A computed fold for a 350-nucleotide part of an RNA from Staphylococcus arlettae, annotated as small-subunit ribosomal RNA, central domain. Taxonomically the source falls in Staphylococcus (Bacteria, Bacillati, Caryophanales, Staphylococcaceae). Its mean pLDDT, the model's own confidence on a scale to 100, is 87.
Context: one part of a larger RNA
Formats: sequence, C1' cells, structure tokens
RNA sequence: UUGGGCGUAAAGCGCGCGUAGGCGGUUUCUUAAGUAGGAUGUGAAAGCACACGGGUCAGCCGUGGAGGGUCAUUGGAUACUGGGAGACUUGAGUGCAGGAAAAGAAAGUGGAAUUCCAUAUGUAGCGGUCAAAUGUGCAGAGAUAUGGAGGAACUCCAGUGGAGAAGGCGACUUUAUGGUCCGUAACUGACGCUAAUGUGCGAAAGCGUGGGGAUCAAACAGGAUUAGAUAACCUGGUAGUCCUCGCCGUAAACGACGAGUGCUAAGUGUUAGGGGGUUUCCGCCCCUUGGUGCUGCAGAUAACACAUUAAGCACUCCGCCUGGAGAGUACGACCGCAAGGUUGACACUC
Repeated sequence: UUGGGCGUAAAGCGCGCGUAGGCGGUUUCUUAAGUAGGAUGUGAAAGCACACGGGUCAGCCGUGGAGGGUCAUUGGAUACUGGGAGACUUGAGUGCAGGAAAAGAAAGUGGAAUUCCAUAUGUAGCGGUCAAAUGUGCAGAGAUAUGGAGGAACUCCAGUGGAGAAGGCGACUUUAUGGUCCGUAACUGACGCUAAUGUGCGAAAGCGUGGGGAUCAAACAGGAUUAGAUAACCUGGUAGUCCUCGCCGUAAACGACGAGUGCUAAGUGUUAGGGGGUUUCCGCCCCUUGGUGCUGCAGAUAACACAUUAAGCACUCCGCCUGGAGAGUACGACCGCAAGGUUGACACUC
C1' cells in the first nucleotide's frame, strides 16, 4: 500500500468556530475538460506469454502473429461528472406571531447552618470511639438565651425533569446578551455538509500577583490500633478550598459510541409547543413537531447488548488502529515561570 476495522478485543481528537481540500438539491440551454468508442501515428530489436518449426529429446535457437499506453493527433457522441448562462423551492438562511429553560456575564439582596467574640442563666463535665486516649473545662467549658463579626454554600421545590458544543450549570431580583423549539409561508434562491493546517473554549489539581480565610483539609504533629502501622479510626492543623487578573491544557474530558443527510414494525412514559373533537368549567380523546426515558420486531453483532436518540440499510467528509513488553519512555523540535504538555521511535526480548 491492498484488504479489514474503531461501544466492551488495538483504534472516535475533550468540545466548538473555521481556511485550503473533498463532496454536494430540482430543471432548461450551451460547451465538450473528464467519460466511452472510431481512425491515423507511435510504443526499436531482444525478452515475457502463445502457436509452429530446427538440433534424436531438453536446455537452446529460428519464424510468426498477438499483447503492451494516465501516449500524441484527429473527426464525431453527449446519458453521467465538470465549466458557462438562466430558472425553481423542497436543503440552508431571513422575516413575522408565539413558547420554555440551574445557558453564560455583571451588579445588588436574603434566610437557615457551621465557627468565633461579648453578655446573661447555670454546674461538672464535654468531646470522641468498637473500646479508648490525645484534646478541652472550676482562669467556669459543654447546654440554653440575646446581641455582634466574618466567610463559604444555597435545605425543601427536585423529577432516567430542564437549558448548554463540551467542560460544566441549582436561593432571589435587576441589567444587557447567546442558543433553541412550535406556528406561518412574506423574503433570499443552493447561499450547503465535512474539515488537514489554524484559532478559541476547556473539571479538578497545580503555578504567578494582590486580597480573603468561616468550613473542610494534602503535608505535618499527637493519640489509638498493630508483631510492626511512615495507613485505615480519633484530636488538632498549614498550603489549598473563595475572589482578582494572568498561566497551565490535562481526566474513566465516558454514551468508553466523530459530524451531517435520507430510509427502515410496533408499544408505553415524560417534557416544550401547535391543530382538531367534546365539555359550563376542570378535564378527556385524536393528530402533529422538537427533546428525553423504557420495552421490543426485522436487521446487524463473537457474544453481551443495539434496535427511528442504531451498534440496522446507504452516501459524504474528517480523525484513529495494525501482536505483547520496552514506552506514551529516549532523542530532537515546539509550547510552558515551573510542574509538565504535544509530537514520538530504536535496540533488546517473548
């Protein structure tokens, strides 16, 4: 490379935006680049493959036609692909009329709880565990009540509920902002899909600057346990956890399932809309669109399981895999303040 694959065996980039490239709806006319076929020229000889012949046979040799091309020129064909010109509306987008939401940002506000401080009442324990001890308390703790300080998180509602590309998002109000769905069919008229390089976002931990510091808590100290106990358990406790601006760029970043389009039995929940029937109302029934669950046929699968939210049937584009270990290591390069990240082998060995 061919062929085969990527839920769990090796393999889907953590997720967007988007450049080149690849691919691209219906229809008319045109062109004739691709495409298919014709003619002419050329593709030396030898060789290979085939047929016949020669040497007694074979190796070997001779003769013959055939074959061999991203080839050149030429005159025709026009279904498909491409180029040019025009039209269309179903793809895509805009408008108009409505909807839901922990979608993001900033500012402000609130109540419970933990901790600490002050005061009052009050007396001997409290705390902790399997059991204890360290710890704490007559210098008045713990408990109860009132007042205050400060930081962080938002009980119930809460739901295989919701919105978001993913990471992730949950008290309330305000401000400005993004996406999405239903309906309509007024407008544009293929404006689309994917996406190497690139660029942005990206949990936690970690790093730099300046704040903040209630809780919890790596490190650390002590007490236990134990043969030992550098642990699990207990009492403390510093970074950190929070904010600011700037880095880092990784996770079992998981649905271990790339994105898009079309098609392919049913049944039953739920969520957001729309239409119709019935009804005084509440509601009930039917149809339909988008999301999200469960069960299940065909099919596909090594099986498990998947099954209109596909891992089914097809097409387009990207990424990735090729025995284990060595190794996500070494070297080099790029990025980073560092920690480290990205790219990524060989030898040896089974």